[in-house]
Annotation: Model confidence (mean pLDDT): 76 of 100. The RNA shown here (TPP riboswitch aptamer (THI element)) has 96 nucleotides and comes from a Balneolia bacterium. Its Rfam family is "TPP riboswitch aptamer (THI element)". Its family is annotated with thiamine pyrophosphate binding in the Gene Ontology. The family has 115 seed sequences and 16,130 matches in Rfam 15.1. Lineage of the source: Bacteria > Pseudomonadati > Balneolota > Balneolia.
RNA sequence: GAUAAAGGUUGGGGGUGCUUGCAACUGCGAGCUGAGAUUAUACCCCAAGAACCUGAUCCGGAUUAUACCGGCGUAGGGAAACCUGACCAAAGAGAC
Numbered sequence: 001g002a003u004a005a006a007g008g009u010u011g012g013g014g015g016u017g018c019u020u021g022c023a024a025c026u027g028c029g030a031g032c033u034g035a036g037a038u039u040a041u042a043c044c045c046c047a048a049g050a051a052c053c054u055g056a057u058c059c060g061g062a063u064u065a066u067a068c069c070g071g072c073g074u075a076g077g078g079a080a081a082c083c084u085g086a087c088c089a090a091a092g093a094g095a096c
Stems, first nucleotide, its partner, number of pairs: 001088001006084005011046004017032006052077003058071004
């Protein structure tokens, strides 16, 4: 000096479903999957981009039920800048 892994700062993007009890209205609980189902100043993701959206009131399987699992999917979209950082490279200084 330039970087890998990794970490950090700031900023940005995103989702919140299904079943059920009380209640009889958008409230308070229980159960399922999940990082997250509004514990939220949380969680996940930011280009080697499956975070997430569209297709999709899609197809197959399972389930009490659901974007629950798989397919679709090398599909179409989708949100970034900076800092730290070893081996290494270059130059220089000192000692023997």